Predicted 3D model of a 107-nucleotide RNA (TPP riboswitch aptamer (THI element)) from a Gammaproteobacteria bacterium. The coordinates come from a structure-prediction model, not an experiment, and the mean pLDDT is 76. Lineage of the source: Bacteria > Pseudomonadati > Pseudomonadota > Gammaproteobacteria.

C1' cells in the first nucleotide's frame, strides 16, 4: 500500500408469476379462501401507471433482452436446464484490516 470482508454516511437499480374452488358478472374480468416455486409473488391507487412496505442487488452485478425460443417435468408457470465465457444494466466516500505486494534496515 492493501483484493475479499466488516462497520458506517449519502444514494441508486430490480422483480412481483402460474393455478384450484366458491361467489358476482356485460363471460373481458372482479373478489374470498387456498395450492406451486422462490430471498421476494405485497399494499394503495386514476385500472393506465405511479408511489410505498418487505426482499434482492449496486460491476466478483440483482434484473432485463433474445422469448409467443428450445429440451425435460407439471394441474399450470422462467418450475428445472439450455441459450450464457451472449448483449444490456445501478456507487461513491470514510474507518478497521486480512490474503498478499513493494521499499528500507539488520543478520
Nucleotide at each position: 500500500c492493501a483484493a475479499u470482508u466488516c462497520u458506517u454516511g449519502u444514494c441508486g437499480g430490480g422483480g412481483u408469476g402460474c393455478u384450484g374452488u366458491g361467489c358476482c358478472u356485460g363471460u373481458g374480468g372482479g373478489u374470498a379462501c387456498g395450492g406451486c416455486u422462490g430471498a421476494g409473488a405485497u399494499c394503495a391507487u386514476u385500472u393506465g401507471u405511479u408511489g410505498g412496505a418487505a426482499c434482492c442487488c449496486g460491476u466478483g452485478g440483482a434484473c432485463c433482452u433474445g422469448a409467443u425460443c428450445c429440451g425435460g417435468a407439471u394441474a399450470a408457470u422462467a418450475c428445472c436446464g439450455g441459450c450464457g465465457u451472449a448483449g444490456g444494466c445501478a456507487a461513491c466516500g470514510a474507518g478497521a484490516g486480512u490474503c498478499g505486494u513493494c521499499a528500507c534496515u539488520g543478520c